[in-house]
RNA sequence: CUUAUCAAGAGAGACUGAGGGACAGGCCCUGUGAAGUCCGGCAACCAGCGUAUCGUGAGCGGAUACGCUCGGUGCUAAUUCCUGCAGAUCCUCCGGAUCUGAAAGAUGAG
Numbered sequence: 001c002u003u004a005u006c007a008a009g010a011g012a013g014a015c016u017g018a019g020g021g022a023c024a025g026g027c028c029c030u031g032u033g034a035a036g037u038c039c040g041g042c043a044a045c046c047a048g049c050g051u052a053u054c055g056u057g058a059g060c061g062g063a064u065a066c067g068c069u070c071g072g073u074g075c076u077a078a079u080u081c082c083u084g085c086a087g088a089u090c091c092u093c094c095g096g097a098u099c100u101g102a103a104a105g106a107u108g109a110g
Stems, first nucleotide, its partner, number of pairs: 001110006011039001013038003019029003023084004040076003045072002047069008080104001085101007
């Protein structure tokens, strides 16, 4: 940089000991213990294996769907906690609400 996903899911364990939720503004979590490490768990993106279908003259290989998990990641408060830019609709139109799409961010694969 490209691409897919982000409304679900996951411990009242051990060590440790103050902070954490990307950024800004909010609003929250936290000594009834933050972050971190270990264990456990969730998930199924990649991978491996299996089944079915498609495809092929046939075989190898391939595509799609589903399933499983020994492997590589990831995740394990709150919708990516909410808003942050644009558009539409509505309202008691200063302003606010809802919806949609971006942007930003996170993760995987390349």
This is a predicted structure of a 110-nucleotide RNA (SAM riboswitch aptamer (S box leader)) from a sheep gut metagenome. The sequence is in RNAcentral, with records from MGnify. Of the family's consensus pairs, 97% are formed in the model.